Transfer RNA from a Planctomycetaceae bacterium, 87 nucleotides, folded computationally.
RNA sequence: GGACGGGUGGCAGAGUGGUCGAAUGCACCGGUCUUGAAAACCGGCAGUCGUGAAAGCGGCUCGUGGGUUCGAAUCCCACCCCGUCCG
Numbered sequence: 001g002g003a004c005g006g007g008u009g010g011c012a013g014a015g016u017g018g019u020c021g022a023a024u025g026c027a028c029c030g031g032u033c034u035u036g037a038a039a040a041c042c043g044g045c046a047g048u049c050g051u052g053a054a055a056g057c058g059g060c061u062c063g064u065g066g067g068u069u070c071g072a073a074u075c076c077c078a079c080c081c082c083g084u085c086c087g
Stems, first nucleotide, its partner, number of pairs: 001086007010026003018070001028044005046061006063079005
């Protein structure tokens, strides 16, 4: 330099146009249980911005930026990063 695969909550990872901020597992927080813990069970749990006394409510965000579309994590383009192979 070229080809291919990949980048999604703290971590892993599914989702390939609409019912999707997005499954599931792990981690974490609260509770039940226990003498105490573990396990099990129940509930909660992404980030950021705005608003609010708080609880909460709303906007935006799927590597970054653009495009297509009524509608994009999903399709197209460029770039960044990781991996494999070729030279």

Rfam family: tRNA. The source organism's lineage runs through Bacteria, Pseudomonadati, Planctomycetota, Planctomycetales and Planctomycetaceae. The coordinates come from a structure-prediction model, not an experiment, and the mean pLDDT is 80.